Predicted 3D model of a 72-nucleotide RNA (transfer RNA) from a Fidelibacterota bacterium. Rfam family: tRNA. By type it is a transfer RNA. The source organism's lineage runs through Bacteria, Pseudomonadati and Fidelibacterota.
[in-house]
RNA sequence: GGGCGGUUAGUUUAAUGGUAAAACGCUCGCUUCACAUGCGAGAGAGCGCAGGUCCGAUUCCUGCACCGCCCA
Numbered sequence: 001g002g003g004c005g006g007u008u009a010g011u012u013u014a015a016u017g018g019u020a021a022a023a024c025g026c027u028c029g030c031u032u033c034a035c036a037u038g039c040g041a042g043a044g045a046g047c048g049c050a051g052g053u054c055c056g057a058u059u060c061c062u063g064c065a066c067c068g069c070c071c072a
Stems, first nucleotide, its partner, number of pairs: 001071007010024004018055001026042005048064005
C1' cells in the first nucleotide's frame, strides 16, 4: 500500500429501512438472624465520527478514525 471483518447499555452479544432487544452486572422489594440463591419490579445505550440517499437510517452509499485477520 491492497483486500476482508468488526465498532450498539458497565460487560458480552442481537437487531438486513418504521424512533433498539437479551444475558450477565447495577438499584429496589419479597424471602433469610444475615449473606447467597430464588422470585418480582426498575434504571441505564439513539447505535465510532462526518456527510449523502430516503417521508423515515443502527440498517443502504461515501470518506475518515480505531481494533482484528490475510496479501504484498